[in-house]
RNA sequence: GCGGGCAUAGUUCAGUUGGUUAGAACGCUGCGCUGUCAAUGCAGAGGUCGGGAAUUCGAGCUUCCCUGUCCGCG
Repeated sequence: GCGGGCAUAGUUCAGUUGGUUAGAACGCUGCGCUGUCAAUGCAGAGGUCGGGAAUUCGAGCUUCCCUGUCCGCG
C1' cells in the first nucleotide's frame, strides 16, 4: 500500500426483511430476608447504537467518508 471482519449500557453480547418501546446476562444502587456478611427475592438507575454525511415517510440495520482495533496479502 491492497482486501476483509468488528465498534450497541461499566463489562461480555443479542438485535430477524429498514417500522410499532433499543434488549439480555453479569456488574452498580435501593428495599426485603439475616444477629452480620454471602446467597436469594423485588424494584431502579445507566445508551444520542465509534464520529460525520447521504438515501428514505422512517436508519442500530442500506450507501459513502473518517477514526480505532483485529486478521490476511504484498
Transfer RNA from a Paludibacteraceae bacterium, 74 nucleotides, folded computationally.
It was read from a public genome assembly.
It matches the Rfam family "tRNA". Rfam links the family to the GO term triplet codon-amino acid adaptor activity.